[in-house]
C1' cells in the first nucleotide's frame, strides 16, 4: 500500500409511510420516522440501464380558433442499480 470487513472502537447516512412545499410528471427540498448500508460520500457534462412526458411530432378525434385520446421524442429525473473518483477505523 493492496485486497478484505468484526457481536471491535469512534462516528456517520436513513427505505417504506406521514406532513409542509417546489413541479406536467418522474422526482426534489424541509422536518418526523427507521428498512437497510461499509462508501447509502461526491459525479446525472465519461458511460450503460431505469423512469418521466410540459414542450415538440405522428395518427385519430371534436371543432371553428381548438377538445381529446394513442404513439414517439429528452433537453427532466434517479448514484439507496452497474460504472468512475475520493475516502474514515483495523480483528481475521
Nucleotide at each position: 500500500a493492496a485486497c478484505c470487513g468484526a457481536u471491535a472502537a469512534a462516528g456517520g447516512c436513513a427505505a417504506a409511510c406521514c406532513u409542509g412545499u417546489c413541479g406536467a410528471a418522474a422526482g426534489g427540498c424541509a422536518g418526523g420516522g427507521a428498512c437497510g448500508c461499509a462508501a447509502a460520500g461526491c459525479u446525472a457534462a465519461a458511460g450503460g440501464g431505469a423512469c418521466u412526458u410540459c414542450c415538440c411530432c405522428u395518427u385519430c378525434u371534436c371543432c371553428a380558433u381548438u377538445u381529446g385520446a394513442a404513439g414517439g421524442u429528452a433537453a427532466g429525473u434517479c448514484a439507496g442499480c452497474c460504472a468512475g473518483c475520493c475516502a474514515c477505523c483495523g480483528a481475521a
The RNA shown here (c-di-GMP-I riboswitch aptamer) has 92 nucleotides and comes from Paenibacillus rigui. Its Rfam family is "c-di-GMP-I riboswitch aptamer". Gene Ontology term of the family: cyclic-di-GMP binding. The source organism's lineage runs through Bacteria, Bacillati, Bacilli, Paenibacillaceae and Paenibacillus. The prediction has a mean pLDDT of 86.